The RNA shown here (c-di-GMP-I riboswitch aptamer) has 93 nucleotides and comes from a Gemmatimonadaceae bacterium. The model forms 100% of the base pairs in the Rfam consensus. The organism belongs to Gemmatimonadaceae, within Bacteria. It was read from a public genome assembly, where an Rfam model found it.
């Protein structure tokens, strides 16, 4: 160095749940919490989930003007789905 990842060392992240704040919603952020993680450190590039304000097809209502419902829909969100890309702590086999 390149791979590897321990009942190692000295750290380190923090699920769900609960309190507050933002958001239409998925969620996010702050605080408790630790379910767990060797990149659970950064990236929405690719698939994949998740949401549908706002558009939109059908269909109802309604003289209209609007207005309801079902679906579609990412331009929202996940990196703690998985791959990719960047970066990096420690050394026992």
């Nucleotide at each position: 160095c390149c791979g590897c990842g321990a009942c190692a060392a000295g750290g380190g992240c923090a699920a769900a749940g609960c309190c507050g704040g933002c958001g239409a919603a998925a969620g996010c952020c702050g605080g408790u919490g630790a379910c767990g993680c060797a990149a659970a450190g950064c990236u929405a590039c690719g698939a994949g989930g998740c949401u549908a304000c706002g558009g939109u097809c059908u269909c109802c209502c309604u003289c209209a003007c609007g207005g309801g419902a079902c679906g579609c829909u990412a331009c929202g969100c996940u990196c703690g789905u998985c791959g990719g890309g960047c970066c990096g702590c420690c050394g026992a086999a």